The part of an RNA shown here (small-subunit ribosomal RNA, 5' domain) has 517 nucleotides and comes from a metagenome.
The RNAcentral record of the full RNA draws on SILVA.

[in-house]
Context: one part of a larger RNA
RNA sequence: GAACGAACGCUGGCGGCGUGCUUAACACAUGCAAGUCGAGCGCGAAAGGGGACUUCGGUCCCCGAGUAGAGCGGCAGACGGGUGAGUAACACGUGGGCAACCUACCCCGAGGCGGGGGAUAACCACUGGAAACGGUGGCUAAUACCGCAUGAGACCACAACCCUGCGGGGUUAUGGUUAAAGGCUUCGGCCACCUUGGGAGGGGCCCGCGGCCGAUUAGCUAGUUGGUGAGGUAACGGCUCACCAAGGCAACGAUCGGUAGCUGGUCUGAGAGGAUGAUCAGCCACACUGGUACUGAGACACGGACCAGACUCCUACGGGAGGCAGCAGUGGGGAAUAUUGCGCAAUGGACGAAAGUCUGACGCAGCAACGCCGCGUGGGUGAUGAAGGCCUUAGGGUCGUAAAGCCCUGUCAGGUGGGAAGAAACCGGACUUGUUCCGCUGACGGUACCACCAAAGGAAGCACCGGCUAACUCCGUGCCAGCAGCCGCGGUAAUACGGAGGGUGCAAGCGUUGUUC
Repeated sequence: GAACGAACGCUGGCGGCGUGCUUAACACAUGCAAGUCGAGCGCGAAAGGGGACUUCGGUCCCCGAGUAGAGCGGCAGACGGGUGAGUAACACGUGGGCAACCUACCCCGAGGCGGGGGAUAACCACUGGAAACGGUGGCUAAUACCGCAUGAGACCACAACCCUGCGGGGUUAUGGUUAAAGGCUUCGGCCACCUUGGGAGGGGCCCGCGGCCGAUUAGCUAGUUGGUGAGGUAACGGCUCACCAAGGCAACGAUCGGUAGCUGGUCUGAGAGGAUGAUCAGCCACACUGGUACUGAGACACGGACCAGACUCCUACGGGAGGCAGCAGUGGGGAAUAUUGCGCAAUGGACGAAAGUCUGACGCAGCAACGCCGCGUGGGUGAUGAAGGCCUUAGGGUCGUAAAGCCCUGUCAGGUGGGAAGAAACCGGACUUGUUCCGCUGACGGUACCACCAAAGGAAGCACCGGCUAACUCCGUGCCAGCAGCCGCGGUAAUACGGAGGGUGCAAGCGUUGUUC
C1' cells in the first nucleotide's frame, strides 16, 4: 500500500447492487418448511334449509353431497433446503478403465395386455387403555395380492461357428424358466400396464498422478498378504467365511500423533510465489450420540423405522412423546451477525389427463454505512475586506468572497396527479383449422418512472499537524498530568501533553484494533 463475512470509538442525508453466528455440530417454546391423485378402489357424514308423521321425546324423506373426511392403492417423500462435526482418505482435483455394473420418471424401436382365485383395511358389533395406541368377531373393492395360459424377447444349461487385448466376448440351434391392469372417452382415441433392444441423463466400482505439519513418532500388520473353494452384491474384490501358504508395508517416511472438508475460485503480488476456501458453483460427509436394517429404481434415509445412551416433556405411575446443522424466532456463548414479514405473480420442483393443490426452493419486502458504486448537503455575484474569534513588533495580519446582501437553480428529501415492464403460456372461447385471433393471471406496489407544486429551505464529519509524513502559533501544565507505530516528547517560553485559533488529509464517512499478502 492492498484486502476483509469484520469488531470497536466518534459521526451519519439519499439511492442501487451485494453481504450478514467466523464463537456453542450448545439447548430449543411456537408457527410454517412434502405432498398429491376421485380419470386406480370401496365407504361416506354433519351443521344448515325444506317436507311428512308424532305419544311432542322424536322418527323418516329431499337438498346440502357422492361434498367433507379417514382408509386401501399409485407416484413423490433418496430432489430441493441446512451444516462442516468427522475425514490426511481414491474424500477431492485431474486423466483413464469396467470384456466386473445398476438406472424410476423421459425419448426412439419391437412385441403383448387371455382367463381365473383367495383375502384385507376402511365400515359394523363387542372390548382393553389415563393417554399413546390397540384386541376379537363379521362384511367389502381395486391399477393391492396369488395361481393358470401365451413367450417375439429375456435368463439358465449344452453344442456349433465367429471375434479376441487369450482374461474373455458375440451369433445361431435345442431344452428349461419367466409377464401384464385397467381408467376415461365426443367411440375417433387418449392415458396407464407387461416383456425386450437402444438412447439421454444419473450413479456404483477400480487405477495413474497431484495437494498439510511433526523423526523429540522407526518399525507397523493376524483377515494381516496371497491362494483354493463357498457365500454375498447391481458388480470386481479378504467384502465375508472355511482350509492352505507366510506373506504385505516402511527412510522415495510405513505406523503413530497433531491439524484440516476438497475444488472452481478469493486476497495479495510485476511475476514466481504466499495466504485462504464466507457469499456463488461442483463433489464429499453429517442430521441429538452410537448401532442396525426395512421399503424402494435409488437410502442404511434431516422433518421414515427399530435398539441402546444422554437430555427434555406428559402421565391416572401401568406407560408414553420428542430431536431447527430447513425458514423465522428464543435462551446461552461471544467483540460480533437480521423479520416469529408478503406471495406462489415469475423461475424451478412433486403429484395430476387437466383444472389445480403443495412448495420458508424461489421471487420480493423488512433490519444493519457491513461492503462496493452513484448522488447531494447548492450556483453566481458580493470589500466600508463588516461584526466577532485568534495572533500581533499594536502599525497590522488572518479566518475571508468566507458571511450578510443581491441575482439564480431545483438533484435528493417533502407534497399533488398520472403510473409501468417483469405475462406469456397452461387453460377458456372464436373461426377462415393455424407458427391464427380474442380473453384470464402481479407478491413486489400505487413501487420504479414521468409531470407539476413549494423551497437554499431538512442534510458534515473524523483523524492528524516533532521526524518518518502533507499541515504552526498562542495559552495552560511543569519528568506532573499525559502522549507514543519507531525514534522518542514532558523537570517554567513544549510546533510532540491538554485547550484554542489556524492548517493538512480523507469524506457519509473517518480513525483504531485484529488477520493475510